[in-house]
Molecule: FMN riboswitch aptamer (RFN element)
Organism: Jeotgalibaca porci
RNA sequence: UCUUCAGGGCAGGGUGUAAUUCCCGACCGGUGGUAAAGUCCACGACCUCAUAUUUUUCGAAAUAUGGGCUGAGCUGGUGUAAUUCCAGUACCGACAGUAAAGUCUGGAUGGAAGAAGA
Numbered sequence: 001u002c003u004u005c006a007g008g009g010c011a012g013g014g015u016g017u018a019a020u021u022c023c024c025g026a027c028c029g030g031u032g033g034u035a036a037a038g039u040c041c042a043c044g045a046c047c048u049c050a051u052a053u054u055u056u057u058c059g060a061a062a063u064a065u066g067g068g069c070u071g072a073g074c075u076g077g078u079g080u081a082a083u084u085c086c087a088g089u090a091c092c093g094a095c096a097g098u099a100a101a102g103u104c105u106g107g108a109u110g111g112a113a114g115a116a117g118a
Base pairs, nucleotide, nucleotide: 001118002117003116004115005114012024013023014022026103027102028093029092030043031042032041033040038091039090047068048067049066050065051064052063053062054061055060073089074088075087076086077085095106096105097104
């Protein structure tokens, strides 16, 4: 420098005109680090601001770089070492749409931490 890859999940039931959105219950867990981690540390995605460039229907848009924002765990056990393993019991999850959504649909056949290969 190039190529490829790089996110999973409401079974069953209740109410209702209508809900995978409410209620009971079920299920899921990106990347690197570290004793094997959704909850530690760091990063990415979403959103947002600034600057530069380009485009422009002059409203703004796109791209690049930089900044900001960014959820949640304890107890016991083993051990040299674990908020990572084992046991128990908790908790968390962008935006837009829609009967109120971590799980449906959409931006996204996108972007990307990064992984592998040449």